Predicted 3D model of a 76-nucleotide RNA (transfer RNA) from a Myxococcales bacterium. It matches the Rfam family "tRNA". Rfam links the family to the GO term triplet codon-amino acid adaptor activity. The family's RNA type in Rfam is transfer RNA. The source organism's lineage runs through Bacteria, Pseudomonadati, Myxococcota, Myxococcia and Myxococcales. The coordinates come from a structure-prediction model, not an experiment, and the mean pLDDT is 80.
[in-house]
RNA sequence: UCCGACGUAGCUCAGUCGGUAGAGCGGGUGGCUGUUAACCACUUGGUCGCUGGUUCGAGUCCGGCCGUCGGAGCCA
Numbered sequence: 001u002c003c004g005a006c007g008u009a010g011c012u013c014a015g016u017c018g019g020u021a022g023a024g025c026g027g028g029u030g031g032c033u034g035u036u037a038a039c040c041a042c043u044u045g046g047u048c049g050c051u052g053g054u055u056c057g058a059g060u061c062c063g064g065c066c067g068u069c070g071g072a073g074c075c076a
Stems, first nucleotide, its partner, number of pairs: 001072007010025004019056001026044006049065005
């Protein structure tokens, strides 16, 4: 330098045909318990990597850029 995959909640990840952004874990509160853990209920949590475009409408489609991983190539 080129090619590919990926980037969504604190973490791990879903998100269908473009139409209200979700789950588990975690955090908080309460219940239960002699206490802790476990368990149960409720609750909390988002610049969908950044930017622009298309569209009535974009996490989803298109362009540019950034980052992570993998592969190829180049130099030595």